This is a predicted complex of two RNAs, RNase P RNA and transfer RNA, with 443 nucleotides together. It holds a member of the Rfam family "Bacterial RNase P class A". From the family's description: Ribonuclease P (RNase P) is a ubiquitous endoribonuclease, found in archaea, bacteria and eukarya as well as chloroplasts and mitochondria. By type it is a ribozyme. The prediction has a mean pLDDT of 75.

[in-house]
RNA sequence: CGAGUCGGCCGGAUGGUCGCGUGCCUCAUCGGGGAAACCCGCACCGGCACGAGGAAAGUCCGAGCUCUUCGACGCAGGGUAGCGGGUAACACCCGUCCGCCGCGAGGCGAGGACCAGCGCCACAGAGACGAGCCGGCAGGCAGGCCGAGAGGUCGGCCGGGCCGGAGUGAAACGGGCAAGCUCUACCUGGAGCAAGGCCAAAUAGGAGGGCCGCCGAGGCGUCCGCAAGGGCGCUGACGGAAGGGGUGCGUCGCCCCGUCCUCGGGUCGGCCGCUAGAGGCGCCGGGCAACCGGCGACCGUAGAUGGAUGACCGUCCCCGUGGCUACGGUCACGGGACAGAACUCGGCUUACAGGCCGGCUCGCUGA
RNA sequence: GGCGACGUACCCAAGUGGUUAAGGGGGCGGUCUGCAAAACCGCUAUGCACCGGUUCGAAUCCGGUCGUCGCCUCCA
Numbered sequence: 001c002g003a004g005u006c007g008g009c010c011g012g013a014u015g016g017u018c019g020c021g022u023g024c025c026u027c028a029u030c031g032g033g034g035a036a037a038c039c040c041g042c043a044c045c046g047g048c049a050c051g052a053g054g055a056a057a058g059u060c061c062g063a064g065c066u067c068u069u070c071g072a073c074g075c076a077g078g079g080u081a082g083c084g085g086g087u088a089a090c091a092c093c094c095g096u097c098c099g100c101c102g103c104g105a106g107g108c109g110a111g112g113a114c115c116a117g118c119g120c121c122a123c124a125g126a127g128a129c130g131a132g133c134c135g136g137c138a139g140g141c142a143g144g145c146c147g148a149g150a151g152g153u154c155g156g157c158c159g160g161g162c163c164g165g166a167g168u169g170a171a172a173c174g175g176g177c178a179a180g181c182u183c184u185a186c187c188u189g190g191a192g193c194a195a196g197g198c199c200a201a202a203u204a205g206g207a208g209g210g211c212c213g214c215c216g217a218g219g220c221g222u223c224c225g226c227a228a229g230g231g232c233g234c235u236g237a238c239g240g241a242a243g244g245g246g247u248g249c250g251u252c253g254c255c256c257c258g259u260c261c262u263c264g265g266g267u268c269g270g271c272c273g274c275u276a277g278a279g280g281c282g283c284c285g286g287g288c289a290a291c292c293g294g295c296g297a298c299c300g301u302a303g304a305u306g307g308a309u310g311a312c313c314g315u316c317c318c319c320g321u322g323g324c325u326a327c328g329g330u331c332a333c334g335g336g337a338c339a340g341a342a343c344u345c346g347g348c349u350u351a352c353a354g355g356c357c358g359g360c361u362c363g364c365u366g367a
Numbered sequence: 368g369g370c371g372a373c374g375u376a377c378c379c380a381a382g383u384g385g386u387u388a389a390g391g392g393g394g395c396g397g398u399c400u401g402c403a404a405a406a407c408c409g410c411u412a413u414g415c416a417c418c419g420g421u422u423c424g425a426a427u428c429c430g431g432u433c434g435u436c437g438c439c440u441c442c443a
Base pairs, nucleotide, nucleotide: 001363002362003361004360005359006358007357008356009355010354012316013315014314015313016312017311018310020051021050022049023048024047025046030041031040032039033038053338057349058348060347061346062345063344064343065192066191067190068189077188078187079186080185081184082096083095084094085093086092097111098109099108100107101106112183113182117181118180119177120176121175129174133165134164135163136162137161143158144157145156146155147154148153196272197271198270199269206263207262208261209260210259211258214240215239218235219234220233221232222231223230224229243257244256245255246254279299280298281296282295283294284293285292286291317336318335319334320333321332322331323330324329368439369438370437371436372435373434374433377392378391379390385423393411394410395409396408397407398406416432417431418430419429420428
């Protein structure tokens, strides 16, 4: 100098105008209290402070927190997996062994157990996991089959042993597969802040109680009548009329409607949960490390609820292209990513323009 | 914001380790018809969302990414 690998960090700065959210301050002709002075509360305006991220993302793991079960245990189900350590916990992190990849620095690994059992191993191949093909040797026993014979029996083949062999295939008797069922060890209830808790309107509906004028089928009582029937009183369906409303006024038509009080639940709405937490930084000590312990009058302020954190314009910074150049620069144009909180943390994964720092490896060259 | 399911050709959809991934609709062509429809026959294609892993072998099993759809106030 070139190529590469690992780790850490930043991810625009500053100013102006307008706008938004939260908190605090101030605050009335408003509300409450008071005899009054005045006090308290709060709206608008005004002022001050603060206002997205390394991933806020995916919601993949692990927790806190809340509800759910009277409580506990077990089964089922789910999960993890070399060994050791860290941690509140984890599938995360650190160290280390083994395997694979790389010349190397390094990287990747779901890496317990197929000597418990079950299952799978397509095509090809004699044979795919109870084996078995070809050739040779040995053997002529037990057994089976076939043939001959009246039968004793005889003959042939198979079978079990040993040696050698090519080809197929990922794998050939050796096995492989558990990201197949399963076994072993360990962990594990379920739901999720739209969890959950509190306050609480109108209307409708629910429960209880009071009132219910007129007519009214019917019912009850009583009187008259031999009877049919009739008079009077009470009650009477929530039936009718009246009345009220739909509809600014009048008339007609149509439609709807008992009234009042109390209670409890839900809804609209509001409040809490709601942000300082297993927090960061520095120094010292322990540990190879992850991490842990101690000390510090060191640091820090989003909490919306149809959901704020924005828009425009300057100056500077970085990158690219082009022009000029006295090679120091200068001018013009363009660009500056991924992405945005929603209960909160610890991790993982994924996206990301550009830039900075450090360790290490390989190659070339020079001294 | 939280939770769950799914993704196979233009559309619907079977296949859940094994040779070349069923079937239906649609489209195109033909037969039939005076012309159509229906019916019958044939053809049709860069099809397993994408990336990696396990395995001899993946649409299928596992992990990640992307996309689509659904559910979620309270009381009873």